[in-house]
Molecule: Bacterial RNase P class A
Organism: soil metagenome
RNA sequence: GAGUCGGCCGGGCAAUCGCUGCUCCAGCUCUGCUGGGGUGGAGGAAAGUCCGGGCUCCGGCGGAUCGGGUGCCAGGUAACGCCUGGGGGGCGCGAGCCCACGGAAAGUGCAACAGAGAGCAGACCGCCCAAGUCCUUCGCAGGACCGGCAAGGGUGAAACGGUGCGGUAAGAGCGCACCGCGUCGGUGGCAACACGCGACGGCACGGCAAACCCCACCUGGAGCAAGGCCAAAUAGGGAAGUCGCGCCCGCCGUAAGGCGGGCGCAGCGUCGAUCCGCGCGCGCUUCCGGGUAGGCCGCUAGAGAUCCCCGGUGACGGGGAUCCCAGAGGAAUGAUUGCCCUCGACAGAACCCGGCUUACAGGCCGACUCU
Repeated sequence: GAGUCGGCCGGGCAAUCGCUGCUCCAGCUCUGCUGGGGUGGAGGAAAGUCCGGGCUCCGGCGGAUCGGGUGCCAGGUAACGCCUGGGGGGCGCGAGCCCACGGAAAGUGCAACAGAGAGCAGACCGCCCAAGUCCUUCGCAGGACCGGCAAGGGUGAAACGGUGCGGUAAGAGCGCACCGCGUCGGUGGCAACACGCGACGGCACGGCAAACCCCACCUGGAGCAAGGCCAAAUAGGGAAGUCGCGCCCGCCGUAAGGCGGGCGCAGCGUCGAUCCGCGCGCGCUUCCGGGUAGGCCGCUAGAGAUCCCCGGUGACGGGGAUCCCAGAGGAAUGAUUGCCCUCGACAGAACCCGGCUUACAGGCCGACUCU
């Protein structure tokens, strides 16, 4: 100088004036309000709502099918698609980074364009005339036909192991050596897997499963507007009781009300009428229950934070000490001024927690790599 990985910070201080949760005190017209004191008051992502869980309600004996998800191995965890360690593959000189990384010798299917041929393939260019037939020739040889060849060229993302030697007419695992591959065994490892271990096999088994599918494992639904408690007015529901009601006038009484008189209305059923009785309905009184408005809970002490010790390579686990750190409900967390600096990004809780992903001015620290 260039780079890799991990961790941290995210303007600071002071004054004044506000907003809000809790708590103490005082006052008042006391389910509260007001004032004063104390104390707390956004984030590393509060975000996207993509996974996983807690919690709540509904459903559910158990199991299966369908559907969905996950997919190397081992571990961590409440759980995960997360994390840690390891294996394999790819990239990088390196520190390191990336990978949906089970199965293609169960089946079905797909492969644009180019190309002769795209799966037990294929003679377009090319190579070869050794055998056979024919022609030319004395012959060597040349040519044609019938054919042989996957070496070389070319197409493609991909063309049926690679290099070399032998071999051949030319070629070819046709033969051999090495490399690669496969099967079986051995060794190491919990395992994935590895082996510069052995034997066997000339090589069979191309690719795609973020195509269907197969295998293994997981999987009930909805979400704090979950859900619970208290509970008006009005209307409606149920039960019991009662049954004359309304208006006017007079008298008594402070009033509430009582007494008397007049007028109007007095429903329906109970076999034709009347009366009595009974029932229904209206009205009135009381009570009950459900829902709504509204209020309260859920609501923040938790898989909690900080520090230390122990175990573990690590994720993490165990133990101890100390601490309480937003909880609103139109939704607070702000404004002004002064000073300083490197002049300040992305962005704001709304039930909670663990992750992932995305956004982010600038800065700090540590470890490591290359030159």